[in-house]
Context: one part of a larger RNA
RNA sequence: UUGGGCUUAAAGGGUGCGCCGGCGGACCCGCAAGUAUCUUGUGAAAUCCCACGGCUUAACCGUGGAAUUGCUUGGUAAACCGCGUGUCUUGAGCACGACAGGGGCGGUCGGAACGAUAGGUGGAGCGGUGAUAUGCUUAGAUAUCUAUCGGAACGCCAAAGGAGAAGACAGGCCACUGGGCCUGUGUUGACGCUCAGGCACGAAAGCGUGGGUAGCGAACGGGAUUAGAUACCCCGGUAGUCCACGCCCUAAACGAUGUGUACUAGAUCGAGGAGGUUUUGACGCCAUCUCGGUCGUAGCAAAAGUAUUAAGUACACCGCCUGGGGAGUACGGUCGCAAGGCUAAAACUC
Numbered sequence: 001u002u003g004g005g006c007u008u009a010a011a012g013g014g015u016g017c018g019c020c021g022g023c024g025g026a027c028c029c030g031c032a033a034g035u036a037u038c039u040u041g042u043g044a045a046a047u048c049c050c051a052c053g054g055c056u057u058a059a060c061c062g063u064g065g066a067a068u069u070g071c072u073u074g075g076u077a078a079a080c081c082g083c084g085u086g087u088c089u090u091g092a093g094c095a096c097g098a099c100a101g102g103g104g105c106g107g108u109c110g111g112a113a114c115g116a117u118a119g120g121u122g123g124a125g126c127g128g129u130g131a132u133a134u135g136c137u138u139a140g141a142u143a144u145c146u147a148u149c150g151g152a153a154c155g156c157c158a159a160a161g162g163a164g165a166a167g168a169c170a171g172g173c174c175a176c177u178g179g180g181c182c183u184g185u186g187u188u189g190a191c192g193c194u195c196a197g198g199c200a201c202g203a204a205a206g207c208g209u210g211g212g213u214a215g216c217g218a219a220c221g222g223g224a225u226u227a228g229a230u231a232c233c234c235c236g237g238u239a240g241u242c243c244a245c246g247c248c249c250u251a252a253a254c255g256a257u258g259u260g261u262a263c264u265a266g267a268u269c270g271a272g273g274a275g276g277u278u279u280u281g282a283c284g285c286c287a288u289c290u291c292g293g294u295c296g297u298a299g300c301a302a303a304a305g306u307a308u309u310a311a312g313u314a315c316a317c318c319g320c321c322u323g324g325g326g327a328g329u330a331c332g333g334u335c336g337c338a339a340g341g342c343u344a345a346a347a348c349u350c
Base pairs, nucleotide, nucleotide: 004321005320006319007304008303012318014201015200016199017198021194022193023192025088026087027086029084030083031082034080035077036076037075038074041071042070049065050064051063052062053061054060091191092188093187094186097182102177106174107173109171110154114150115149116148117147118146119145120144121143125136126135162169206247207246208245209244210243211242215241216240220236221235222234223233258317259316260315261314262313263312266295267294268293269292270291271290272289273288275286276285277284299306300305323350324349325348332343333342334341335340
């Protein structure tokens, strides 16, 4: 490079925004860069191909033709592609109303549990385990009651539930604020899709500075177990877990399934909306839009399975794969305070 692929065999970037680039709705008119056709010049000779001829043939040689798929001049065509003008509304967007929810900040509030402190009752054990022991306890523990303080997390509601791009998000109130959906009306008029670089976000652990520390708890100490026990079990316990600000940028960051658009049997459940039917309403029923599940036909698939939330049928764009190991390593570059991240080989070997 060609061809084939990426749920599970190698392979979808953690997620979004987005410049360049690639691709792009309907109709009319024009231009003619691409395109098609005719044409001008050129495309050295030899070689290759064809015809004829010359060496007794052949190789070889001679003559003529073709070819040289390219570039170029001028003309013509206008379907497609491109460019320009105009028009359109179905793609996309904007505004109003209603529903439900996420994240951030500030202040404040709530109860359950837990621990601590003080006091009351009480008087010998408690705790822990497979069984023990370490541990706590007459300086009064455990248990129980009262008061106060503290930090962290929010039971039931709770669900196949909601909402978010993903990570992730749950006690209550107030204010601020992003997005999606439904319905209706008008409006802009292709303003779109994707996106290398780039930018932003990004669990947990970890790092820096300052605070906080109830519970839990790497490291560490002790007790057990064991042949040993740097473990599993038990008693303690520092970082950490929490907050503010700044870094780190990785995960089985998973639906192991990139994004967008269109089309392709049904059945059923849940969530949100507006509508019709009925009798004002409710319930029910009917049809419908969006979101979240289950079953299942065709198709697809190696099968498992998937199946309008596709892994079906197609298109557009991006990312990625090319036997196992060596290795996501070395070297170099770059980012980082560091830990390390990103990029990324080869020898050799099977």